[in-house]
RNA sequence: AGGAGUGUAGCUUAAUUGGCAAAGCAGCGGUUUCCAAAACCGAAGACUGGGGGUUCGAGUCCCUCCACUCCUGCCA
Numbered sequence: 001a002g003g004a005g006u007g008u009a010g011c012u013u014a015a016u017u018g019g020c021a022a023a024g025c026a027g028c029g030g031u032u033u034c035c036a037a038a039a040c041c042g043a044a045g046a047c048u049g050g051g052g053g054u055u056c057g058a059g060u061c062c063c064u065c066c067a068c069u070c071c072u073g074c075c076a
Base pairs, nucleotide, nucleotide: 001072002071003070004069005068006067007066010025011024012023013022019056028042029041030040031039049065050064051063052062053061
């Protein structure tokens, strides 16, 4: 430099393929316990990497940047 892939909650993954973003773990509050762990209950937490576009409507489609991973190549 060229090509491919992935960016959604602190972490790991969903989202019926365009129709008001769902869960597990962690964290927080509670029940239980002499205390803790485990178990159970509850509440909270992301506008989906940034910016544009298409559409009545975008996490899903298009363009362009950014980050990371892989492959090929170039220089040393």

Description:
This is a predicted structure of a 76-nucleotide RNA (transfer RNA) from a Planctomycetota bacterium. The coordinates come from a structure-prediction model, not an experiment, and the mean pLDDT is 83. Taxonomically the source falls in Planctomycetota (Bacteria, Pseudomonadati). It was read from a public genome assembly. It matches the Rfam family "tRNA". It is annotated as a transfer RNA.